Predicted 3D model of a 693-nucleotide part of an RNA (large-subunit ribosomal RNA, domain II) from a Bacteroidota bacterium. The RNAcentral record of the full RNA draws on ENA. Lineage of the source: Bacteria > Pseudomonadati > Bacteroidota.
Context: one part of a larger RNA
RNA sequence: GCCUACGAGUUAGUCUUUUCUGGCAAGGUUAAUCCUUUUUGAGAGGAGAAGCCGAAGCGAAAGCGAGUCUGAAUAGGGCGCUUGAGUCAGAAGAGCUAGACGCGAAACCUGGUGAUCUACCCAUGGCCAGGCUGAAGCGCUGGUAAAGCAGCGUGGAGGGCCGAACCAGUGGAUGUUGCAACAUCUUUGGAUGAGCUGUGGGUAGGGGUGAAAGGCCAAUCAAACCGGGAAAUAGCUCGUACUCUCCGAAAUGCUUUUAGGAGCAGCCUUAAAUGUAUACUGACAGAGGUAGAGCUACCGAUCAGAUGUGGAGGAGUAACAUCUUACUACGUCUAGACGAACUCCGAAUGCUGCCAGUUUUGUUUAGGAGAAAGAGCUAGGGUGCUAAGGUCCUAGUUCGAGAGGGAAACAACCCAGACCAUCAGCUAAGGCCCCCAAAUACAUGCUAAGUUGAACUAAGGAAGUUCAGUUGCUAAGACAGCUAGGAUGUUGGCUUGGAAGCAGCCAUUCAUUCAAAGAGUGCGUAACAGCUCACUAGUCGAGCGGCAGAGCGCCGAUAAUAAACGGGCAUCAAGCAUGUUGCCGAAGCUAUGGCCUCCCUACAUAGAUAGGGAGGGGUAGGAGAGCAUUCUAACAGAGUAGAAGUGGCCAGGGAGACCUGCCAUGGAUCUGUAUAGAAAAGAAAAUGUAGGC
Numbered sequence: 001g002c003c004u005a006c007g008a009g010u011u012a013g014u015c016u017u018u019u020c021u022g023g024c025a026a027g028g029u030u031a032a033u034c035c036u037u038u039u040u041g042a043g044a045g046g047a048g049a050a051g052c053c054g055a056a057g058c059g060a061a062a063g064c065g066a067g068u069c070u071g072a073a074u075a076g077g078g079c080g081c082u083u084g085a086g087u088c089a090g091a092a093g094a095g096c097u098a099g100a101c102g103c104g105a106a107a108c109c110u111g112g113u114g115a116u117c118u119a120c121c122c123a124u125g126g127c128c129a130g131g132c133u134g135a136a137g138c139g140c141u142g143g144u145a146a147a148g149c150a151g152c153g154u155g156g157a158g159g160g161c162c163g164a165a166c167c168a169g170u171g172g173a174u175g176u177u178g179c180a181a182c183a184u185c186u187u188u189g190g191a192u193g194a195g196c197u198g199u200g201g202g203u204a205g206g207g208g209u210g211a212a213a214g215g216c217c218a219a220u221c222a223a224a225c226c227g228g229g230a231a232a233u234a235g236c237u238c239g240u241a242c243u244c245u246c247c248g249a250a251a252u253g254c255u256u257u258u259a260g261g262a263g264c265a266g267c268c269u270u271a272a273a274u275g276u277a278u279a280c281u282g283a284c285a286g287a288g289g290u291a292g293a294g295c296u297a298c299c300g301a302u303c304a305g306a307u308g309u310g311g312a313g314g315a316g317u318a319a320c321a322u323c324u325u326a327c328u329a330c331g332u333c334u335a336g337a338c339g340a341a342c343u344c345c346g347a348a349u350g351c352u353g354c355c356a357g358u359u360u361u362g363u364u365u366a367g368g369a370g371a372a373a374g375a376g377c378u379a380g381g382g383u384g385c386u387a388a389g390g391u392c393c394u395a396g397u398u399c400g401a402g403a404g405g406g407a408a409a410c411a412a413c414c415c416a417g418a419c420c421a422u423c424a425g426c427u428a429a430g431g432c433c434c435c436c437a438a439a440u441a442c443a444u445g446c447u448a449a450g451u452u453g454a455a456c457u458a459a460g461g462a463a464g465u466u467c468a469g470u471u472g473c474u475a476a477g478a479c480a481g482c483u484a485g486g487a488u489g490u491u492g493g494c495u496u497g498g499a500a501g502c503a504g505c506c507a508u509u510c511a512u513u514c515a516a517a518g519a520g521u522g523c524g525u526a527a528c529a530g531c532u533c534a535c536u537a538g539u540c541g542a543g544c545g546g547c548a549g550a551g552c553g554c555c556g557a558u559a560a561u562a563a564a565c566g567g568g569c570a571u572c573a574a575g576c577a578u579g580u581u582g583c584c585g586a587a588g589c590u591a592u593g594g595c596c597u598c599c600c601u602a603c604a605u606a607g608a609u610a611g612g613g614a615g616g617g618g619u620a621g622g623a624g625a626g627c628a629u630u631c632u633a634a635c636a637g638a639g640u641a642g643a644a645g646u647g648g649c650c651a652g653g654g655a656g657a658c659c660u661g662c663c664a665u666g667g668a669u670c671u672g673u674a675u676a677g678a679a680a681a682g683a684a685a686a687u688g689u690a691g692g693c
Base pairs, nucleotide, nucleotide: 001693002692003691004690005689006688011098012097013096015095016094017093018092019091020090021089022088023087024086027053028052029051033047034046035045036044037043057064058063067079068078069077070076101239102238104236108229109228110227111226112225113224119203120202121201122200123199124198125197126196127195128193130162131161132160133158137154138153139152140151141150142149166190167189168188171186172185173184174183205221207217208216209215242626243625244624245623246622247621252265253264254263255262256261267370268368269367270366271365272364273363274362277361279358280357281356282355284353285352286351292345293343294342299339300338304334305333306332307331308330309329310328311327312325313324314323315322374399375398376397377396378395379394380393381392382391383390404415405414406413419594420593421592422591424590425589426588430584431583432582433568434567435566439581441580442579443578444577445576446575452570453569460555461554464552465551466550467549469547470546471545472544473543481539482538483537484536485535487512488511489510492506493505494504518533522531523530595616596615597614598613599612600611601610602609603607627682629679630678631677632676633675634673635672636671637670638669645665646664647663648662650661651660652659653658
């Protein structure tokens, strides 16, 4: 991992409440117990008013009573009456109390068992090759007044040294389903000591022991192990088993030692009541201060100019006067312009009322819930960075709980809401060269960048190209090219080493000759020279410039595969733009057949009826109808001429759970019912339990 079996809303209560069915009814009902009977069972009949509920309430109570309590009250007020239905049994839903749908703690308490492991202690034994060092003391010799002292011996001390046994476990490697639930190899520390060790004994769980690591106390230790309280508790996690039919949510508000849990409300469902009360559209009548707009209409903020007064600075005066200023305050005028907490104004929507039309809902009572983590998108806002697949509101929508078609793929985007069947048709979004169903469709333009062809891209730059304007020049010949000229005073003056059109400064940049020619546009020289331009003529012969704009393109352009058209590939497109006509395209709509649900109408009538209408996506959840399994009662049956069970990619039936038949196997019980009842009543999941493979 697979297979088989087992495996989770049960049972109980003189409990509470609601619904349905039945009995009796102002009443209803017996309990324990006893008796009779029997086919002995999950029976049947009878006795038994004890008790309970109801028919009256109010008050704390005494108590009174259709009233009563409060109160001084005959007031007022509270709760009642006036307004008649209960009770017993059965079934079902829910609640409460119990382990209460099942499994699951970490823990707590209680009584015991453990020191054969290990910690420490007690008693009594045992063990430590070999080598080295050479303390005290003592002796001898020297020395001293005597000592201290020195030398040489002797001696054999030491938590002394080296190193086996023994004890330990430092570094590394191997091992890591191991040789081993801590080992092996190598290396290393101690090795006469606070040493190691045998045997016997002691200390026990909030306790021991601890040269102290929260270490150790039998592979278990921040409180051992075993039994019990005990099915502790678990607002937590996981799991919770057959089918079909109808409806179908929520992820919000308030409160909460509350925030991943609850209570009430909102939203769902079932039954009953009500009967248009609801929704939409249209007309009419209202309230309002948003969007916008405006501000010489207030409040606040604000740009430029003009102007007046005051202050400040400067000039000026002996002191005034007077003049002046990118300063400043408060006004006035002109022009501009801002505001969620500004408004002289002011919509659309939305809201309220009423009327009409069309329709499906609305409300109340009672039973049952779930839900109270929501998410994306669009629009209006707050917050944030006018950041976020951010966060918080409001309105809508989808997903959630929604399949189908499109967007290559893609919960939420676009289209569209799947009862079933069909080798029928029409469409939506989106598409129509091939992959790939349908146009290599039509008309007119644009694009040359493979731009583009389904993610996104800026500031800025540019004789890309097309279009539409505007303004100049132009047959008195433009623009471009070519030929020729481009001169003189003069090397203007100044400056300067030089400055001659061309380093720099100055300027009435002047004048002359001309077809035209600047006291010079650029290159150049040390300075000149030289080349060139402006300007002019000739040649040529028809358009040529400036400006601002629109369309499509170019550069800007940068991330890890050629790797971001879905691919092939496409250039008067299969790209972009505008227009047109066809076609394809979904579970949409239609057609044909069928099933089911609900509503209305009909019936001498209640149905598996007939006609009409509407409906049938669905998680949590509510409601309804069924199937299967085991047993029981009653009735009816099958079976050695083969029961149950088992196998079959066999056959038939049913909407389905399922049912039936056939073949094979098997070898003794089993089945059916338009029956009824009772449940140990349905497995794919629980890191489920046991067994097998």
It matches the Rfam family "Bacterial large subunit ribosomal RNA".